The RNA shown here (Bacterial RNase P class A) has 350 nucleotides and comes from a Muribaculaceae bacterium. A source record names the gene rnpB. Model confidence (mean pLDDT): 76 of 100.
């Protein structure tokens, strides 16, 4: 210098005019993000539910740690795949005894005989049997390789190599690693079965408080009477109650308002601990939307940045993704442009 890998940071600034939301007695002050997004996971908070236990369902599933918690994160272990490399990516509990499935192709997908090899019979075509060494199919074909052996063959047997399991030793908190010895033990995946851990339901439109108009449960007062109904009574009168209207009290609930509501598992700095995630300490520093059909904007100009044209001056164009709704921790996704650090490969120079 070129080509890459990983981890990060920033995400424009200023002025004027006119507006919007909140606060303030007033002048005036404050007013979106790194993801505010998706609403995927976890927690706080709230209401309801809930003796205790079990079944079912769902989620997670290597180890140790971090955390309020997590399906998140950190550091590691053992494999697969990609890359020369920096590194990326993906997987992981137990069982596989029993049962089931494995498209297409292939004879056969686990009781393997299509071609082939061998034996016997047969004149022959062929028939019967043995064989997983060779061919071909496939994502996957019965550990590999050499010998012994055999009619031909085969872990049938043996040596070496690979794997599995068991035991022992050493190292590690652990997953695990290394070594030695032994056992011929030697297809795989999924379903399925089991184990461990976790999960009550609903979400701030939760929940709490105040409470208009209209209607009105219930209560009291007044008015009304000729009427109707009921009670009392054998019947009539009478008495009482209700039906009606007005006034007052009054509970619940609606509109509406207040609250929940934003200062908190907060952020930064310094020191200390830890490889790290993270944790602890400090009379350390800093913050400053809270709307409710929903404000945070529009226009003009200057600067910065990027691109094109131009000798310059200058001119033209561009300037991402996206807009809080109870609050936090994560994950995922989007993002123009600029910047930083560490590392890898190649080439060259000193």
């Nucleotide at each position: 210098g070129c080509a890459g890998a990983a981890a990060u940071g920033a995400g424009g600034u200023c002025u004027g005019u006119c507006g919007c939301u909140c606060c303030u007695g007033a002048u005036g002050g404050a007013g979106a993000g790194g993801a505010a997004a998706g609403u995927c996971c976890g927690g706080g908070c709230a209401a309801c539910a809930a003796a205790g236990g079990g079944c079912a369902u769902c989620a997670u599933g290597c180890u140790u740690c971090c955390u309020a918690a997590c399906g998140g994160g950190a550091a590691g272990u053992c494999g697969g795949c990609g890359g020369c490399g920096a590194c990326g990516u993906u997987g992981a509990a137990a069982g596989c005894u029993a049962u089931g499935u494995g498209a297409c192709a292939g004879a056969a997908a686990a009781c393997a005989a299509c071609c082939g090899c061998c034996a016997u019979c047969a004149a022959g075509a062929g028939a019967u049997g043995g064989c997983a060494a060779g061919g071909g199919u496939g994502a996957a074909a019965a550990g590999g390789c050499g010998g012994u052996g055999u009619a031909a063959g085969a872990g049938a047997c043996c040596a070496c190599c690979g794997g599995a399991c068991a035991u022992u030793a050493u190292g590690g908190c652990g997953a695990c690693a290394u070594a030695a010895u032994g056992u011929g033990c030697c297809g795989c995946a999924c379903a399925c079965u089991u184990c461990a851990u976790g999960a009550g339901u609903u979400g701030c439109a939760a929940g709490g408080c105040c409470a208009a108009a209209u209607a009105u449960a219930c209560c009291g007062g007044c008015a009304g009477a000729u009427a109707c109904a009921g009670a009392u009574g054998g019947c009539c009168c009478g008495u009482c109650u209700g039906u009606u209207g007005c006034c007052g009290g009054g509970g619940g609930g609606u509109a509406g308002g207040c609250u929940g509501c934003u200062g908190g598992a907060a952020u930064c700095c310094u020191c200390g601990g830890g490889c790290a995630a993270c944790c602890g300490a400090g009379c350390g520093a800093u913050c400053g939307a809270g709307a409710u059909a929903a404000a945070u904007g529009a226009c003009a100009g200057a600067c910065a940045c990027c691109g094109g044209c131009u000798u310059u001056u200058g001119c033209c164009g561009g300037c991402a993704c996206a807009u809080a709704a109870c609050c936090c921790g994560g994950c995922u996704u989007a993002u123009a442009u600029c910047a930083u650090u560490u590392c890898u490969g190649c080439a060259u120079u000193u």